Bacterial RNase P class A from uncultured Anaerobiospirillum sp., 373 nucleotides, folded computationally.
C1' cells in the first nucleotide's frame, strides 16, 4: 500500500417522563359468593389512586427479494399448462442460502468474479459492412500446367477454367506453425502443437491425465431465442385464525291480548292513518373486548464428530411485546470528529420492532482484532 474474515456501534451519573410486568397500601366504584330483618359487614377478581422494585430496538429492526414454521381454504390419484432452479458433493426444517471441490476468467500477489445442463432432436436469429454469414465465398490478387486462340518454335494472350496462400469487410470468414508438394494453391502429404472419439487410470462425482489407440479434422456462434432434459412448486396471509359479546334493526320459537282493541301522530282528548301489538326465550352477526403474542429450528459455556458449512451431548440462562402504536428529554463529566494558535464552539454513522425464524440485498461515521500479500 492492499486482501480476507470477525467484532464494537459513544460511555458513566443525576433528574423528569413513556410503556409492559410485579409487590404493598388505600377506596368500596363494578361483578360474584357468604352473613344480616334492614342499614350494612366481609372478601375473590377487576377498576381507580398512592408508593416500591425490575424489564424495554437493530446489525441491519430497512427492501419485502427467496425459503420455512403457524393459521384458514382447497386437495383420491394422475396428466397438461404456468412459473422457478440449473457444474459436482455435502449441510439444513427448507432455500435461488451456506460449505468444500471441479472448470473458465481477472489480478504481480493475497484473493476476487462467473444463470457454469444441452445448439452431432427440431425451429429461429446474426443490424451495418462485405463477393460470401453456414453443408460458404472469386471483389482485389495468384495461376493459367491442361484445353482454346496467336506463333515454325521459344513464347505470348487471359477465353474456358483452377485457386482460400496474400489483401480487403466484419463481433465472427470453416484449426495454427514449418517442411514437402504444385501451374498456382490446398491436411493434398508429413512433423510438432491443437481438436474430436474410444479405452485405461485417479476420483462418490463434477472432472483430470507428459496414459494407450484411432480419426486429417472442425461438428461455427447464439438457449437472461423458442425449445429439449433433470428437479421443484396448491392458494391466501396475524387485518391469518379462535373465543366472549352491547344497543338498534331484522329472523325463528312460545305465551298473552285483539275491533268498545292495539299501534303511530300529539303533553292530553277529539280527529286522522294503519292492522297488528306486547312479554319471554333462542340463534346469527355488527361496535367492542380477549386471545393468537412471544420459551424459540432460542442464547451462552464446555465437550465431542467433521477440512468446513454444521451435527451430537451436558450444564446454565430467560433477553421488547406496543396498537392515536412506548423505548425519550435535560444537565454534568469523559471519548471521538470538525473549526480554531489557544480558550472554546458545534456535532455524534446508517437508521426505529409489529406473528416468529433462516438467508440474500441495500445503507452505515468512527474504531478494534486476527490471518495473509
Nucleotide at each position: 500500500a492492499g486482501u480476507u474474515g470477525a467484532c464494537u456501534g459513544g460511555g458513566c451519573a443525576a433528574u423528569c417522563g413513556c410503556u409492559g410486568c410485579u409487590g404493598a397500601a388505600a377506596c368500596a366504584c363494578g361483578u360474584g359468593c357468604g352473613c344480616u330483618a334492614a342499614g350494612g359487614c366481609a372478601u375473590a377478581c377487576g377498576g381507580u389512586u398512592u408508593u416500591g422494585g425490575g424489564g424495554g430496538a437493530g446489525g441491519a429492526a430497512a427492501g419485502u427479494c427467496c425459503g420455512g414454521g403457524c393459521u384458514c381454504u382447497a386437495u383420491a390419484g394422475g396428466a397438461c399448462a404456468a412459473g422457478g432452479u440449473g457444474c459436482c458433493a455435502g449441510g439444513u426444517a427448507a432455500c435461488g442460502c451456506c460449505u468444500g471441490g471441479g472448470g473458465g476468467g481477472u489480478g504481480u500477489g493475497a484473493a476476487c468474479c462467473c444463470a457454469c445442463g444441452a445448439c452431432c432432436a427440431g425451429u429461429g436469429c446474426a443490424a451495418c459492412a462485405g463477393a460470401g454469414a453456414g453443408c460458404a465465398g472469386a471483389c482485389c490478387g495468384c495461376c493459367g500446367a491442361u484445353g482454346g486462340c496467336c506463333g515454325u518454335a521459344a513464347g505470348g494472350u487471359a477465353c474456358a477454367g483452377g485457386u482460400a496462400a496474400g489483401g480487403g469487410u466484419g463481433a465472427a470468414a470453416g484449426g495454427g506453425u514449418g517442411c514437402g508438394g504444385u501451374a498456382a494453391g490446398a491436411g493434398c502429404g508429413c512433423a510438432c502443437c491443437g481438436c474430436g472419439c474410444u479405452u485405461c487410470u485417479a476420483g462418490c462425482a463434477a472432472u483430470a491425465g507428459u496414459a494407450a489407440g484411432c480419426g486429417g479434422c472442425a461438428c461455427g456462434g447464439u438457449a437472461a431465442a423458442c425449445u429439449c432434459c433433470a428437479c421443484c412448486u396448491a392458494g391466501a396471509g396475524c387485518a391469518a385464525g379462535a373465543u366472549c359479546a352491547a344497543a338498534u334493526a331484522g329472523g325463528c320459537c312460545u305465551c298473552c291480548g285483539u275491533a268498545u282493541a292495539a299501534u303511530g301522530u300529539g303533553g292530553u282528548c277529539c280527529g286522522c292513518a294503519u292492522u297488528u301489538g306486547g312479554g319471554g326465550g333462542c340463534g346469527g352477526g355488527u361496535c367492542g373486548a380477549u386471545u393468537g403474542c412471544u420459551g424459540g429450528a432460542g442464547c451462552u459455556u464446555a465437550u465431542u464428530c467433521g477440512c468446513g458449512a454444521g451435527g451430537g451431548u451436558a450444564a446454565g440462562c430467560c433477553u421488547a411485546g406496543a396498537u392515536g402504536a412506548a423505548u425519550g428529554a435535560u444537565u454534568g463529566c469523559c471519548a471521538c470528529u470538525u473549526a480554531g494558535a489557544a480558550a472554546u464552539a458545534a456535532g455524534u454513522a446508517c437508521a426505529g420492532a409489529a406473528c416468529c425464524c433462516g438467508g440474500c440485498u441495500u445503507a452505515u461515521a468512527a474504531g478494534u482484532c486476527a490471518a495473509c500479500u

The RNAcentral record of the sequence draws on MGnify.